[in-house]
RNA sequence: GCCCCAGGUCCGCGGGUCGGGAACUCAUGAACCCCGUCAGGACCUCGCCGGUAGCAGCGGUAAGUGCGGUAACCGUCGCCGCGGAGUGCCUGGGGCACC
Numbered sequence: 001g002c003c004c005c006a007g008g009u010c011c012g013c014g015g016g017u018c019g020g021g022a023a024c025u026c027a028u029g030a031a032c033c034c035c036g037u038c039a040g041g042a043c044c045u046c047g048c049c050g051g052u053a054g055c056a057g058c059g060g061u062a063a064g065u066g067c068g069g070u071a072a073c074c075g076u077c078g079c080c081g082c083g084g085a086g087u088g089c090c091u092g093g094g095g096c097a098c099c
Stems, first nucleotide, its partner, number of pairs: 001096009010084006016077001018075003024068001026066003034060004042052003
């Protein structure tokens, strides 16, 4: 210097990592303008029986909020695999030739 082999770089496909992200569980969540139950008190009733509405309290729930969590989807990663291109560059190995 030449040739061959393998890998990397390049392209495509599939998968995965990490992040975001419905549903969904749980928690929280309405003085009243949500629901239920309505002590006391108020009203209806001559009275009794009973009834009506209904504040507080309690219970439940809505929008919302928080922890968790997630399909699709989006993004990320000197990740893994397969296929292709290339012989331009890089790395390693082998062979030949020359000095």
Model confidence (mean pLDDT): 81 of 100.
A computed fold for a 99-nucleotide RNA from a Gemmatimonadota bacterium, annotated as Bacterial small signal recognition particle RNA.
NCBI's taxonomy places the organism under Bacteria, Pseudomonadati, Gemmatimonadota.
It matches the Rfam family "Bacterial small signal recognition particle RNA". About the family: The signal recognition particle (SRP) is a universally conserved ribonucleoprotein involved in the co-translational targeting of proteins to membranes. The literature on the family includes a 2003 paper in Nucleic Acids Res by Rosenblad et al., "SRPDB: Signal Recognition Particle Database".